[in-house]
Context: one part of a larger RNA
Molecule: small-subunit ribosomal RNA, 3' minor domain
Organism: Rhizochromulina marina
RNA sequence: CACCGCCCGUCACACCAUGGGAGCUGGUUAUGCCCGAAGCCGUUACUCUAACCUAUUGGAGGGGGGCGUCUAAGGUAGAAUUAGUGACUGGGGUGAAGUCGUAACAAGGUAGCCGUAGGGGAACCUGCGGCUGGAUCACCUCCUU
Numbered sequence: 001c002a003c004c005g006c007c008c009g010u011c012a013c014a015c016c017a018u019g020g021g022a023g024c025u026g027g028u029u030a031u032g033c034c035c036g037a038a039g040c041c042g043u044u045a046c047u048c049u050a051a052c053c054u055a056u057u058g059g060a061g062g063g064g065g066g067c068g069u070c071u072a073a074g075g076u077a078g079a080a081u082u083a084g085u086g087a088c089u090g091g092g093g094u095g096a097a098g099u100c101g102u103a104a105c106a107a108g109g110u111a112g113c114c115g116u117a118g119g120g121g122a123a124c125c126u127g128c129g130g131c132u133g134g135a136u137c138a139c140c141u142c143c144u145u
Stems, first nucleotide, its partner, number of pairs: 003108001005105001008101002011098001013095004018090003023085007031077004039070001041068004046064004052059002111132009
């Protein structure tokens, strides 16, 4: 920069982050079930056995083997949580300039705004109720000088 002003929304384009989304992929946590190494412990009617007892056999103890409890890892099922990704979809932000109109700001050319309902490319329009944070003209009441 002062109405050749200011300014609103749809639409188009570009970029950014984000919500929903059939799902897909991974992490973490706990739970149920299955399997279960090594090891400790328990048990054993099998087997082996030098030290101790008896000393002939045998016994105690010990080793091995068998069985069981606990249990790491693994498998499986559903769950919770978290991250990434996902056709499509919703609005948001920013952008020099673009499209359509002109809603608001002056009585903004239908005063505006609030609530609500309906309608509409969009700003919006219409109905009902409310407010003055409405201009103008006239009148009335009150206050101050």